[in-house]
């Protein structure tokens, strides 16, 4: 120095052709229970970042910024 793949709640993760972000877990709160734990119910919280395209972008594009690979 070229080239290439990621980047979603705390955490693991889905979202064919752009159209209300879903699941799981965790973390509170309740209901059982002598007490927990397990079970059930309910709350909580997310698109890496700025900009464009478009009636609408996690999803198409440019640029950054981090990680991780290959080539030299």
């Nucleotide at each position: 120095a070229g080239a290439g793949c990621c980047a979603u709640g705390g955490u693991g993760u889905c979202a064919a052709u752009g159209g209300u972000a879903g699941c799981a877990u965790g973390a509170c709160g309740g209901u059982c229970u002598c007490c927990a734990a397990a079970a059930c119910c309910g709350u909580u919280g997310g698109u890496a970042g700025u900009g464009g395209u478009u009636c609408g972008a996690a999803u198409c594009c440019a640029c950054u910024u981090g990680g991780c690979u290959c080539u030299g």
Model confidence (mean pLDDT): 81 of 100.
Predicted 3D model of a 72-nucleotide RNA (transfer RNA) from candidate division WS6 bacterium OLB20.
It matches the Rfam family "tRNA". Rfam classes the family as a transfer RNA.